[in-house]
Predicted 3D model of a 73-nucleotide RNA (transfer RNA) from a Thermoguttaceae bacterium. It matches the Rfam family "tRNA". Its family is annotated with triplet codon-amino acid adaptor activity in the Gene Ontology. It was read from a public genome assembly.

RNA sequence: GGGGGUAUAGCUCAGUUGGUAGAGCAUCGCGUUUGCAACGCGAGGGUCAUCGGUCCGAGUCCGUUUACCUCCA
Numbered sequence: 001g002g003g004g005g006u007a008u009a010g011c012u013c014a015g016u017u018g019g020u021a022g023a024g025c026a027u028c029g030c031g032u033u034u035g036c037a038a039c040g041c042g043a044g045g046g047u048c049a050u051c052g053g054u055c056c057g058a059g060u061c062c063g064u065u066u067a068c069c070u071c072c073a
Stems, first nucleotide, its partner, number of pairs: 001072007010025004019056001027043005049065001051063003
């Protein structure tokens, strides 16, 4: 330098054919307990890596850039 892949909550990851962004763990609150753990219920937490395009509508489709992984040279 070229090909391919990944980027979504604090962490690990889903998200189907483009149509209200989710789960587990973690955090916080409440209940239970003498207390802790465990368990139950609930809550908060998101610029879907960046910039642009298509569309009535984009996490999803197209292009660009960045970071990381991998292959080739």